[in-house]
Molecule: transfer RNA
Organism: Spirosoma linguale DSM 74
C1' cells in the first nucleotide's frame, strides 16, 4: 500500500438507536479492630478525534489518529 477488527473510569469489561453510561477491581474517607489485615457503608473518576444522518448516537455512515490480524 490493500482487506478486515479494535479503541468506554487508573485496570479488566458491559451497554436494541431511548430514565442520570453500569459493574468488578483500583484510590480516597468511614464503621468495626489494640494495630493491620478482611468485611461492610460512602466518595470521586470514562465513551480516541472532526464531522454526517436521526426527534434522539457507546451504539449507524465517513475522514483523520492509535492498537491488532490477514495478504502482496
Nucleotide at each position: 500500500g490493500g482487506u478486515c477488527u479494535c479503541g468506554u473510569a487508573g485496570u479488566u469489561c458491559a451497554a436494541c438507536g431511548g430514565a442520570u453510561a453500569g459493574a468488578a477491581u483500583a484510590a480516597g474517607c468511614g464503621u468495626u479492630u489494640c494495630c493491620u489485615a478482611a468485611a461492610c457503608g460512602c466518595u470521586u473518576g470514562a465513551u480516541a478525534u472532526g464531522g454526517g444522518u436521526u426527534c434522539g448516537a457507546u451504539u449507524c455512515c465517513c475522514g483523520u489518529c492509535g492498537g491488532g490480524a490477514c495478504u502482496a